The part of an RNA shown here (small-subunit ribosomal RNA, 3' major domain) has 468 nucleotides and comes from a metagenome. It matches the Rfam family "Bacterial small subunit ribosomal RNA". The coordinates come from a structure-prediction model, not an experiment, and the mean pLDDT is 82.
Context: one part of a larger RNA
């Protein structure tokens, strides 16, 4: 000077406390430890690892394993020499790859040169080690208010001091006081969205014109500029401050909501498996090719998340009921037709404010009347569709049957303060197909907060201390 304390004083956050909802119990999904395995590839380990890397393992991807090959090599420079390389057909074989037939070069300033094959050798290659040699990057304390410095002043010095105190603030925010006096990283603004208005603009949107064409551009609305909010204003309080309270106008009021945005630095934190690198190690193998198999295994344990146990529901049917953000060309796919359905067939229309994907809960009727049921939908069983060389291991998805646990979950534990939680469904990426997972969007749409004694994590002052 730090850092601890079952010291003290302030003060804050869904920390508690008031509430709503879950989780632990059933199934089932999907990660993760453990067993198992010829492999069940690595990594990630309290918060801050476990639907995490992975935005998507049938091959591939793939790094694992068996087995079949291959040795200047799959890849890249240099390389004597060659001129094909490739493409087709054929036999072999699981393919890699091997042999055969056919066909077959481009530009040149004629020196070559692009391609390709290829001796010997320089090398190449490595998802092999080490994140505790490292660069970059990323998580976490935390969007917490804090962290320094220059010059001054004090002190032998470490180092104080500014930063502390009085008030205030979401904030070291601001105002006063002060041996300090100024700055710098952060704080706030500045930047994207949202909520209000005006102006331009007006086609694909709009529609006062009965339809339709057309016409207009008022109005939705697109999308660009500008304006609004600044404790600006009245009161009260305060220290004549800073700022709190209230109240007006107002679409919006005291950071108006939400995002982007992360100081000094901490955990030898997390990545040598994105990349990059040092040094170590392999070099007819720890490189590389293929074929098939594991990554999908299952007594069991633990996380995350669907889905349920039901009458606020379940079923049917009415109603073109009402969205938002997106994506659409090797795509998005529309009426019409076949099919009970998943789909099929067809191919309009869009490179899209044009068209196409595309809503549910909701209401409004019926019916079930508390039962393992008309609840749940597990598992299996037959049939049948989609993609794709290929669904056996191991995809999705339908239609008929089967109809399992499960009657609201012990101890404990999470999430949330408002358009939030609950709950409905849609959409993207990634993707030949495969989403209950991830990012997103929008409908309906609430309950509580007395309060700051405790639990947890933090900030500031102050004391003790045998820690550094």
């Nucleotide at each position: 000077u730090g850092a601890c304390g079952g010291g003290g004083g302030c003060c804050c956050g869904c920390a508690c406390a008031a509430g709503c909802a879950g989780u632990g119990g059933a199934g089932u999904a999907u990660g993760u430890g453990g067993u198992u395995u010829a492999a069940u590839u690595c990594g990630a380990a309290g918060c801050a690892a476990c639907g995490c890397g992975a935005a998507g393992a049938a091959c591939c991807u793939u790094a694992c394993c068996a087995g079949g090959u291959c040795u200047u090599g799959a890849c890249a420079u240099c390389g004597a020499g060659u001129g094909a390389c490739g493409a087709g057909u054929g036999u072999a074989g699981a393919g890699a790859u091997a042999c055969a037939c056919u066909u077959u070069u481009c530009c040149u300033u004629c020196g070559g040169g692009a391609c390709a094959c290829g001796a010997a050798g320089a090398c190449a290659g490595g998802u092999g080690g080490u994140g505790c040699a490292u660069g970059g990057u990323u998580g976490u304390c935390g969007u917490c208010a804090g962290c320094u410095c220059g010059u001054g002043u004090c002190g032998u010095g470490a180092g104080a001091u500014g930063u502390u105190g009085g008030g205030u603030u979401a904030a070291g925010u601001c105002c006063c006081g002060c041996a300090a006096c100024g700055a710098g990283c952060g704080c706030a603004a500045c930047c994207c969205u949202u909520a209000c208005c005006a102006u331009u603009a007006g086609u694909u949107g709009c529609u006062a014109c009965g339809c339709a064409a057309g016409a207009g551009c008022a109005c939705u609305c697109u999308a660009a500029u500008g304006g609004g909010a600044c404790u600006g204003c009245c009161g009260u309080u305060g220290a004549c401050a800073a700022a709190a309270c209230g109240g007006a106008g107002g679409a919006a009021g005291g950071u108006g909501g939400g995002g982007a945005u992360g100081a000094c630095g901490u955990c030898a934190a997390a990545u040598c498996a994105u990349c990059a690198u040092g040094c170590c190690c392999c070099u007819u193998a720890u490189g590389a090719c293929c074929u098939g198999g594991g990554c999908c295994a299952c007594a069991c344990a633990c996380g995350u998340a669907c889905u349920a146990c039901a009458a606020u529901g379940g079923c049917c049917g009415u109603c073109a009921a009402c969205a938002g953000a997106g994506g659409g060309a090797a795509g998005c796919a529309a009426a019409a037709c076949c099919g009970c359905g998943a789909g099929g067939c067809a191919g309009a229309g869009c490179a899209a404010a044009c068209c196409c994907c595309u809503a549910a809960a909701a209401a409004c009727g019926g019916u079930c009347u508390c039962a393992g049921u008309u609840c749940g939908g597990a598992u299996c069983g037959c049939a049948a569709g989609c993609u794709g060389c290929a669904a056996c291991c191991c995809g999705c998805c339908u239609g008929c049957g089967u109809g399992a646990a499960g009657c609201c979950g012990g101890a404990a534990c999470u999430g949330c303060u408002a358009g939030u939680a609950a709950u409905c469904g849609c959409g993207g990426a990634u993707c030949a197909g495969c989403a209950u997972g991830c990012c997103g969007c929008g409908g309906u749409g609430a309950a509580u907060a007395c309060g700051u004694u405790c639990c947890c994590g933090g900030g500031c002052c102050u004391u003790g201390u045998a820690c550094a």